The prediction has a mean pLDDT of 82. Transfer RNA from a Minisyncoccota bacterium, 73 nucleotides, folded computationally. Taxonomically the source falls in Minisyncoccota (Bacteria, Bacillati). Its Rfam family is "tRNA". It is annotated as a transfer RNA.

RNA sequence: GCGCGAUUAGCUCAGUUGGUAGAGCAAUCGAUUUACACUCGAAAGGUCGUAGGUUCGAGUCCUACAUCGCGCA
Numbered sequence: 001g002c003g004c005g006a007u008u009a010g011c012u013c014a015g016u017u018g019g020u021a022g023a024g025c026a027a028u029c030g031a032u033u034u035a036c037a038c039u040c041g042a043a044a045g046g047u048c049g050u051a052g053g054u055u056c057g058a059g060u061c062c063u064a065c066a067u068c069g070c071g072c073a
Base pairs, nucleotide, nucleotide: 001072002071003070004069005068006067007066010025011024012023013022019056028042029041030040031039049065050064051063052062053061
């Protein structure tokens, strides 16, 4: 330098043919307990890596860039 893949909640990851962004764990609150743990319940937590484009509508499609990984030279 070229090619491929990844980037979504604090962490690990889903997200179908473009149509209201989700789960598990962690943390918080409550129930339970003399108390802690376990267990159960609730609520919160997201400019979907960045910037543009297409579209009535983009996590999803297109372009450029950034970071990480793999391969080729």

The RNAcentral record of the sequence draws on ENA.